A computed fold for a 73-nucleotide RNA from Hibiscus syriacus, annotated as transfer RNA. It matches the Rfam family "tRNA". From the family's description: Transfer RNA (tRNA) molecules are approximately 80 nucleotides in length.
RNA sequence: GACUAUCUAGCUCAAUUGGUAGAGCACAAGGUUCUUAAUCUUGAGGUCGUGGGAUCGAGUCUCAUGGAAGGCA
Numbered sequence: 001g002a003c004u005a006u007c008u009a010g011c012u013c014a015a016u017u018g019g020u021a022g023a024g025c026a027c028a029a030g031g032u033u034c035u036u037a038a039u040c041u042u043g044a045g046g047u048c049g050u051g052g053g054a055u056c057g058a059g060u061c062u063c064a065u066g067g068a069a070g071g072c073a
């Protein structure tokens, strides 16, 4: 330099191919227990790397750009 795949909750990852975002762990409160651990229930937590575009509607399509990774030259 050019190519491929990737970026979503504090962490690890989903989202059925455009219809308005979820799980596990962690966190908070409560139940159970003499207490802790374990376990059960509930809750909070995001505008999806950043900025544009097309669309009635975008995590998903498209353009630019940034981060980390891989192989090629």
Stems, first nucleotide, its partner, number of pairs: 001072001003070002006067002010025004019056001027043005049065005
Its mean pLDDT, the model's own confidence on a scale to 100, is 82. The RNAcentral record of the sequence draws on Rfam.